[in-house]
Context: one part of a larger RNA
RNA sequence: GAAUGAACGCUGGCGGCGUGCCUAACACAUGCAAGUCGAACGAGAAAGUUCCCUUCGGGGGAUGAGUACAGUGGCAGACGGGUGAGUAACACGUGGGUAAUCUGCCCGAAGGUGGGGGAUAACUCUUCGAAAGGAGAGCUAAUACCGCAUAACACCUCGAGGCCUUCGGGCCUUGAGUUCAAAGGUAGCCUCUAUUUAUAAGCUAUCGCCAUCGGAGGAGCCCGCGCCCCAUUAGUUUGUUGGUGAGGUAAAAGCUCACCAAGACUACGAUGGGUAGCCGGCCUGAGAGGGUGAUCGGCCACACUGGAACUGAGACACGGUCCAGACUCCUACGGGAGGCAGCAGUGAGGAAUCUUGCGCAAUGGGGGAAACCCUGACGCAGCGACGCCGCGUGGAGGACGAAGGCCUUCGGGUCGUAAACUCCUGUCAAGAGGGACGAAUCCCGGUCGGAUGAAUAAGCCGGUCGGUUGACGGUACCUCUGAAGGAAGCCCCGGCUAACUCCGUGCCAGCAGCCGCGGUAAUACGGAGGGGGCAAGCGUUGUUC
Numbered sequence: 001g002a003a004u005g006a007a008c009g010c011u012g013g014c015g016g017c018g019u020g021c022c023u024a025a026c027a028c029a030u031g032c033a034a035g036u037c038g039a040a041c042g043a044g045a046a047a048g049u050u051c052c053c054u055u056c057g058g059g060g061g062a063u064g065a066g067u068a069c070a071g072u073g074g075c076a077g078a079c080g081g082g083u084g085a086g087u088a089a090c091a092c093g094u095g096g097g098u099a100a101u102c103u104g105c106c107c108g109a110a111g112g113u114g115g116g117g118g119a120u121a122a123c124u125c126u127u128c129g130a131a132a133g134g135a136g137a138g139c140u141a142a143u144a145c146c147g148c149a150u151a152a153c154a155c156c157u158c159g160a161g162g163c164c165u166u167c168g169g170g171c172c173u174u175g176a177g178u179u180c181a182a183a184g185g186u187a188g189c190c191u192c193u194a195u196u197u198a199u200a201a202g203c204u205a206u207c208g209c210c211a212u213c214g215g216a217g218g219a220g221c222c223c224g225c226g227c228c229c230c231a232u233u234a235g236u237u238u239g240u241u242g243g244u245g246a247g248g249u250a251a252a253a254g255c256u257c258a259c260c261a262a263g264a265c266u267a268c269g270a271u272g273g274g275u276a277g278c279c280g281g282c283c284u285g286a287g288a289g290g291g292u293g294a295u296c297g298g299c300c301a302c303a304c305u306g307g308a309a310c311u312g313a314g315a316c317a318c319g320g321u322c323c324a325g326a327c328u329c330c331u332a333c334g335g336g337a338g339g340c341a342g343c344a345g346u347g348a349g350g351a352a353u354c355u356u357g358c359g360c361a362a363u364g365g366g367g368g369a370a371a372c373c374c375u376g377a378c379g380c381a382g383c384g385a386c387g388c389c390g391c392g393u394g395g396a397g398g399a400c401g402a403a404g405g406c407c408u409u410c411g412g413g414u415c416g417u418a419a420a421c422u423c424c425u426g427u428c429a430a431g432a433g434g435g436a437c438g439a440a441u442c443c444c445g446g447u448c449g450g451a452u453g454a455a456u457a458a459g460c461c462g463g464u465c466g467g468u469u470g471a472c473g474g475u476a477c478c479u480c481u482g483a484a485g486g487a488a489g490c491c492c493c494g495g496c497u498a499a500c501u502c503c504g505u506g507c508c509a510g511c512a513g514c515c516g517c518g519g520u521a522a523u524a525c526g527g528a529g530g531g532g533g534c535a536a537g538c539g540u541u542g543u544u545c
Stems, first nucleotide, its partner, number of pairs: 001545004006541005013391006019384002021349001026347003030344003035075003040072002048063006082302003092226007101219003106215004111210003114148001116146002123138006154179001156177009184207006193200003228274003235265003240262008277299004281292004304325005327338004355381001357380003363377001364375004394424004404415004428486001430481005438472001443467008489534005494515003500529005510517002
């Protein structure tokens, strides 16, 4: 000099864009942060409306309504969001391999979707418990569950030919045998079929379902190289190193096990100890390098602590389950409930770090055919000069050089065109008026065209026209009004280093980054006047180069 997630002191007008627990991965009150689908399914409440009966007390039906709260089922809850504890490791970075693999939703291709069965929740009844939560009996549905049939370019076994090979095997063509599947919903229609001529078991369309191949995106595993300090850590290792066989996984492998062999790593630093998430980047520097890993992006790890599996395409699962532990809470003392390193917020710790805000309008995500619902992701607003950037605190004129302060050689000098005063401007703040973009690609309606179709039906695809939707926010922006009004401080002035005098003090009080100042004339202490520097900041401290 530059930088900073900074803090502290003094000071503080506005705006834009960023940014804000670096400490206790300490403990957490409260609210919210993951739901959705009635076009998979069975039941089915109330107000209100209406109809019938009535002994006028009331009772029953329809609607409300395929709507609320629950239930079965599906998809999502493995994303998104947080944190950096652990980890010196194939964790990360980079480059390869997988002839050793998996892949829900999405895209492309081509095929199938036949016929049966038994349950169970909800519900009703009984019952245990303070509660959390159960137990028994009975009823019922499905795209829930289970057989059967059918099936191959799929799996497995055997065979033939060709190509490739790391010689294990792989790919292509082909033959034989074996094994495995499914679920329906919605809308419209009467061409076909069936009947009762207006319906569905029929047809069409569409969304699904089953099996297969390929793709996209994603994931697992393996390898080369790179990746901090200590040798005052020198030896380490028994599933250890390798083989055979078996098990196991989606998949190679001591991954696991039995047996056999005795190996394997190491001064090119094993093992041990310490420290640490890694990277793109960021800071500095002419560069080489050094430092660093906040915000944003990629990867990893973790979710009160430790362990475990279940479900699933995917987890060994932050707001799932089970066990153990610590802690907190409830309890009828028998037993239960909980997990902010999600967003706000509280306490504690600390030099130190924000609102218990608004909205799903946009972007993105989940569910749904859609309408729509959910979304503390996100978009915004709030707080903090924490940072960067921009703007302002006025401009021009104005000398008899006012008053006043300070200095003085008492002549004067200086603050100083500075002020007053005159004219002008009107940023920002204040007030008044107008007032957006962000919003159309989604959705709705009309219309036109196309393919399918028996169809002028429905649904699908495309074009075009119109309409709906804004948290921010009456914000940005624009116009007008009056009016210098509402807006300057901080540090320094001995040398380094830009800036000097007076008074006070008298080795005292004090200053200080280094050299050093102060003991009676201190440009170095304290005050004043003046000056220098930077400026809504200025200094100090910490840290890095």
This is a predicted structure of a 545-nucleotide part of an RNA (small-subunit ribosomal RNA, 5' domain) from an Acidobacteriota bacterium. The coordinates come from a structure-prediction model, not an experiment, and the mean pLDDT is 83.